[in-house]
């Protein structure tokens, strides 16, 4: 790289180097960015997705809370917003919902 399920309108910054972009893909838009974008180091912080661990609860079931210990992740703006259908209103848009893609975790082969 592939399949499966789960979640995603909550949270969480500063320093050193770098030196023009990024905001996943493609359009449309709209934000961010020489008062410094990507990308890299470093130390912080968010978050219970797994697994550890403390406490409850029960043996009908294997739940719930809490803990950042360990593995990930993430740390601008809803997954920035639409773009595809369907439904309501409405008069060239709203609105709500469901899909496609994405991202995180896990487990599979």
């Nucleotide at each position: 790289a592939u399949c499966u399920u789960a979640u995603c309108g909550c949270g969480a910054g500063a320093g050193g180097u770098g030196g023009a972009g990024g905001g996943a893909c493609a359009u449309g838009g709209c934000c961010c960015a020489a008062g410094g974008a990507a990308a890299c180091c470093u130390c912080g912080g968010c978050a219970a997705c797994a697994g550890g661990u403390u406490c409850u609860g029960u043996u009908u079931a294997u739940a719930g809370a809490g803990u950042a210990c360990u593995g990930u992740g993430c740390u601008a703006a809803u997954u920035c917003c639409a773009u595809c259908a369907a439904g309501c209103a409405g008069a060239c848009u709203g609105c709500u919902u469901g899909g496609a893609a994405g991202a995180u975790a896990a487990g599979a082969a």